[in-house]
RNA sequence: CCAGACGGUUGGACGGCCGCUCUCAUGCCCUUCGCGGGCAUGGGGGAGGAAAGUCCGGGCUCCACAGAAACACGGUGCCGGCUAACGGCCGGCGGGGGCGACCCCAGGGACAGUGCCACAGAAAACAAACCGCCGGUGCGCCGUAAGGUCUGCCGGCAAGGGUGAAACGGUGCGGUAAGAGCGCACCGCCGCUCCGGUAACGGCGCGGGCAGGGUAAACCCCACCGGGAGCAAGACCGAAUAGGGGUGGCCGGCGGCAUGGUUUCGGCCAUGUGACGCGAGGGCGUUUCUGCCCCGCCAUCCGGGUUGGUCGCGCGAGGUGCAUCGCAAGAUGCAUCCCAGAGGAAUGGCCGUCCACGGCCGCGCAAGCGGCCCGGACAGAACCCGGCUUAUAGACCGUCUGGUACU
RNA sequence: GAGCCCGUAGCUCAGCCGGUAGAGCACGUGACUUUUAAUCAUGGGGUCGUGGGUUCGAGUCCCACCGGGCUCACCA
Numbered sequence: 001c002c003a004g005a006c007g008g009u010u011g012g013a014c015g016g017c018c019g020c021u022c023u024c025a026u027g028c029c030c031u032u033c034g035c036g037g038g039c040a041u042g043g044g045g046g047a048g049g050a051a052a053g054u055c056c057g058g059g060c061u062c063c064a065c066a067g068a069a070a071c072a073c074g075g076u077g078c079c080g081g082c083u084a085a086c087g088g089c090c091g092g093c094g095g096g097g098g099c100g101a102c103c104c105c106a107g108g109g110a111c112a113g114u115g116c117c118a119c120a121g122a123a124a125a126c127a128a129a130c131c132g133c134c135g136g137u138g139c140g141c142c143g144u145a146a147g148g149u150c151u152g153c154c155g156g157c158a159a160g161g162g163u164g165a166a167a168c169g170g171u172g173c174g175g176u177a178a179g180a181g182c183g184c185a186c187c188g189c190c191g192c193u194c195c196g197g198u199a200a201c202g203g204c205g206c207g208g209g210c211a212g213g214g215u216a217a218a219c220c221c222c223a224c225c226g227g228g229a230g231c232a233a234g235a236c237c238g239a240a241u242a243g244g245g246g247u248g249g250c251c252g253g254c255g256g257c258a259u260g261g262u263u264u265c266g267g268c269c270a271u272g273u274g275a276c277g278c279g280a281g282g283g284c285g286u287u288u289c290u291g292c293c294c295c296g297c298c299a300u301c302c303g304g305g306u307u308g309g310u311c312g313c314g315c316g317a318g319g320u321g322c323a324u325c326g327c328a329a330g331a332u333g334c335a336u337c338c339c340a341g342a343g344g345a346a347u348g349g350c351c352g353u354c355c356a357c358g359g360c361c362g363c364g365c366a367a368g369c370g371g372c373c374c375g376g377a378c379a380g381a382a383c384c385c386g387g388c389u390u391a392u393a394g395a396c397c398g399u400c401u402g403g404u405a406c407u
Numbered sequence: 408g409a410g411c412c413c414g415u416a417g418c419u420c421a422g423c424c425g426g427u428a429g430a431g432c433a434c435g436u437g438a439c440u441u442u443u444a445a446u447c448a449u450g451g452g453g454u455c456g457u458g459g460g461u462u463c464g465a466g467u468c469c470c471a472c473c474g475g476g477c478u479c480a481c482c483a
Stems, first nucleotide, its partner, number of pairs: 001403010012354007020046011048378001052389002055387005060230004073226005078092005093107001094105004108221002113219002115215003130161002132157007140149003169187006188210001189208004194203003234311004244302007253278003256273007281294004304482003318337008355376001358373006408479007417432004426463001434450005456472005
């Protein structure tokens, strides 16, 4: 210098003018006197690394539930660690790819069981034999004979050919009529002992001729996790309407009513009853007393009304710096900072200088210099946080690999 | 903001437990008819929204995107 791998930072800068939103202070005005509203001036804050997709995990809120377990359903899946938690992250193991830096893997179980493997092929799973190889034998033909050959039958084999994504270990030597783990060596596989490692797993040795094809992002089995809904959750105030109707479920403190039991006939007890009344409860009248009014509760549907305000809502698993521990993810301690809160929804527009990027023209052999023009990526908070995924013009930094050239 | 569903021919839709994609209408050609329509015969037309993965094999199973649609306020 060229080609590349990995990790990180940034996402225009400065100034002027005019605006927007929140908040604080001051002044004025209105006022139902409440730091309630309006206006003006001044100070301060004002989008992101993804605010996005809403794919995971939590906080928070409401509902359900005595607690736990099981079933069903859904999710996750090598090992260890981190974390509030996770399907996330870090480190390692195994497999695959790359000359390499490095990258990728839903990576438990296919001897618990079931299913599927189209077409082709003899055969797709308790194996089987199309071509073929070999032995025996019958008939025919050739040959003096030994024998050869065609075809049929019986039997052996799975080495070779062929099919397929996949064919019941691979290579070599021996062996055999031909063959075959039939025997042996090496490789692969399975089992056991020992050693190393927290573990996944790795290694030495011994034994076994080899059984057990693939598929679980097919059903399933094993282990672990999960109650449901979501800030339009939820709470309060105000206004308005018919506090109306249908269906379903539920509550019995007193009286009444119904049924049953008992009785000394006065009652008492038990059960039920919302087409019954009180009490309790709520509202109004300033409070007590007292008076008046309303009234079972929940869910859902039909019908009716409103489209207002306040809270939730900005101190948090928070940011920055330093130190210690850890390979790292991260943890702990100290110091320091306060950093958007709108509600159809603010965070913008114009101008100037600079910064990069691109195009055109001119000069120059070239490096480059000068002028003009255009544009500044993706995109925008809406309860909050940790991740993942996706989009992103360009600029910068660090570590490393391969190659080339020079010293 | 939150929850849920869909995407297959020009249009409307099928496609089971994965085996190589169809139906109706529409379109082209031919027949019938003086001609058209109707009818009959026949033919063409598909990135199964996009990309990746699992598998021998994906419209179907899994993941990530893209596009479209539906529902959800409060009071009594």
Two RNAs folded together computationally: RNase P RNA and transfer RNA, 483 nucleotides in total. The prediction has a mean pLDDT of 76. It holds a member of the Rfam family "Bacterial RNase P class A". About the family: Ribonuclease P (RNase P) is a ubiquitous endoribonuclease, found in archaea, bacteria and eukarya as well as chloroplasts and mitochondria.